Two RNAs folded together computationally: RNase P RNA and transfer RNA, 444 nucleotides in total. It holds a member of the Rfam family "Bacterial RNase P class A". The family's RNA type in Rfam is ribozyme.
RNA sequence: ACAGGGGGCUGGAUGGCCGCGGGGGCAACCUCGAGGAAAGUCCGGACUCCACAAGGCAAUGGUGCCGGGUAACGCCCGGCUGGGGUAACCCAAGGGAAAGCGCCACAGAGAAUAGACCGCUCUGCGUGUCAGAGUAAGGGUGAAACGGUGAGGUAAGAGCUCACCGCGGUCUUGGCAACAAGACUGGCAUGGCAAGCCCCACCAGGAGCAAUGCCAAAUAGGGACCGCGCGCCGCAAGGCAGGGGGGCUUUGCCCCGAGCAGGUCCGGGUUGGCAGCUAGAGGGUAUCGGGUAACCGGUGCUUUAGAUGAAUGGUCAUCCAAAGGGGGCAACCCCUUGGACAGAAUCCGGCUUAUAGGCCCCCUGUGCAU
RNA sequence: GCACCCAUAGCUCAGCUGGAUAGAGCGCUGCCCUCCGAAGGCAGAGGUCUGAGGUUCGAAUCCUCAUGGGUGCG
Numbered sequence: 001a002c003a004g005g006g007g008g009c010u011g012g013a014u015g016g017c018c019g020c021g022g023g024g025g026c027a028a029c030c031u032c033g034a035g036g037a038a039a040g041u042c043c044g045g046a047c048u049c050c051a052c053a054a055g056g057c058a059a060u061g062g063u064g065c066c067g068g069g070u071a072a073c074g075c076c077c078g079g080c081u082g083g084g085g086u087a088a089c090c091c092a093a094g095g096g097a098a099a100g101c102g103c104c105a106c107a108g109a110g111a112a113u114a115g116a117c118c119g120c121u122c123u124g125c126g127u128g129u130c131a132g133a134g135u136a137a138g139g140g141u142g143a144a145a146c147g148g149u150g151a152g153g154u155a156a157g158a159g160c161u162c163a164c165c166g167c168g169g170u171c172u173u174g175g176c177a178a179c180a181a182g183a184c185u186g187g188c189a190u191g192g193c194a195a196g197c198c199c200c201a202c203c204a205g206g207a208g209c210a211a212u213g214c215c216a217a218a219u220a221g222g223g224a225c226c227g228c229g230c231g232c233c234g235c236a237a238g239g240c241a242g243g244g245g246g247g248c249u250u251u252g253c254c255c256c257g258a259g260c261a262g263g264u265c266c267g268g269g270u271u272g273g274c275a276g277c278u279a280g281a282g283g284g285u286a287u288c289g290g291g292u293a294a295c296c297g298g299u300g301c302u303u304u305a306g307a308u309g310a311a312u313g314g315u316c317a318u319c320c321a322a323a324g325g326g327g328g329c330a331a332c333c334c335c336u337u338g339g340a341c342a343g344a345a346u347c348c349g350g351c352u353u354a355u356a357g358g359c360c361c362c363c364u365g366u367g368c369a370u
Numbered sequence: 371g372c373a374c375c376c377a378u379a380g381c382u383c384a385g386c387u388g389g390a391u392a393g394a395g396c397g398c399u400g401c402c403c404u405c406c407g408a409a410g411g412c413a414g415a416g417g418u419c420u421g422a423g424g425u426u427c428g429a430a431u432c433c434u435c436a437u438g439g440g441u442g443c444g
Base pairs, nucleotide, nucleotide: 001366002365003364004363005362006361007360008359009358010357012319013318014317015316016315017314018313020033021032022031023030024029035341039352040351042350043349044348045347046346047208048207049206050205052252053251054250055249056248057247060204061203062202063201064200065079066078067077068076069075080094081092082091083090084089095199096198100197101196102193103192104191117139118138119135120134121133122132123131124130125128147165148164149163150162151161152160166188167186168185169184170183171182172181173180174179212275213274214273215272222266223265224264225263226262231240232239233238242256243255244254245253282303283302284301285300286299287298288297289296290295320339322337323336324335325334326333327332371443372442373441374440375439376438377437380396381395382394383393389427398414399413400412401411402410420436421435422434423433424432
């Protein structure tokens, strides 16, 4: 210099004028006011209600190499194995196919208890475009053909035998483990698909701030369904029995029981206000300690939108970045345009997706120069 | 805001327990029939199965992400 890999940051700045939402103030006025994704709603929680807790069984859904982090996770970190790349580095929904079922179209002889189409070898005679037997080494088909290469062996062949490689089993060593290395052993048995059913291990009750509570307003009736025929003892409180409790069940516990204002749902009416609501597993920054890291712990400083048809905007000036045009040998100057994706709605931790332009750090390969 | 569903020809729908030329009706085009038109008959065209990526030998179908449309809840 060229090509490439990994990580991070930024997301226009300052000022004037006009305006919008929250808070404070009698008022003047003061003060605060979008994002890295506020998005998709894909995961995990907090919180609230379904009155709730513990155990078991079943169903449904999810996760899936190993270890760690975390409030938790399908997230993150570190490692292992496999694959890609010369390398830096990247990718993996990465348990089980010797528990069982199912599928593998077309082609092909044969598609999973193997199989004889061509070929090869032997035998038979009827000497042929023949028949029978052997053979999976060779050809052909296919996404995939039942270990691979070489040697021996054989009529031809074949793990039939041997060496190496692969694979399975046992043991030893290292490692918390996934796994790796080595030794011995088995002639090879186990094709692929689980983002098909399924098996194994682990996790999960349901709904969601339009949750939920309160005030005000409204209230007309109506429709559908369910429960029950009202237990016993006791003066009573209560006890026993019964019924119900969003899969079933056990135990506790709770609720119900002369009746009518019973319960559930539909439909109608009202559709205003307050709380929940924003300070929290908080963020930023500086620093110390532990850890390879994710992360954890401590200290100092600093910061904090809460709207409810829903605020966070408009305009002007100067500058910054960018694009186009012109001038100049050049540094540069002039004119015009004009700022990516997007935008809080209960709150957090993640993931994914969108994103103009700009900046920084680390690393790899090749070439050249010293 | 929260929860959920759908997307296949111009329109309405099948196919979605994976197997390749993806079907049906209406519509469209041409021909026949008729004096002409309608109806009828025959033939034909028309699809990157919303887009992208993945699993698989193979995807409309299974999985993930995105886009568009729709439904319910005070």